[in-house]
Molecule: transfer RNA
Organism: Parcubacteria group bacterium RIFCSPHIGHO2_01_FULL_40_30
RNA sequence: GUCAGGGUAGCUCAAGUGGUUAGAGCGCCGCCCUCAUAAAGCGGAGGUUGCGAGUUCGACUCUCGCCCCUGACA
Numbered sequence: 001g002u003c004a005g006g007g008u009a010g011c012u013c014a015a016g017u018g019g020u021u022a023g024a025g026c027g028c029c030g031c032c033c034u035c036a037u038a039a040a041g042c043g044g045a046g047g048u049u050g051c052g053a054g055u056u057c058g059a060c061u062c063u064c065g066c067c068c069c070u071g072a073c074a
Stems, first nucleotide, its partner, number of pairs: 001073007010026004019057001028044004050066005
C1' cells in the first nucleotide's frame, strides 16, 4: 500500500430486513441478611453508539470521508 473484520456502559458483548423507552452478564453504589465478612435477594447510577457529513418522516443499523484496533497479502 491492497483486502477483510471490528470500534455500543469501567470490562466482555447483544440490539431479524432502519421504527416507537439502546439492553445483558461481570464490576461499582445503596438496602436487606449477619456478631462480622462473603454469598444469595432487592434497588440504583453509569452511554454524544470512534469523529464528521449525507440519505430518510425517522440511523447503532444505509452511503461517503477521516481516525484507531486485529488479521491476510504484498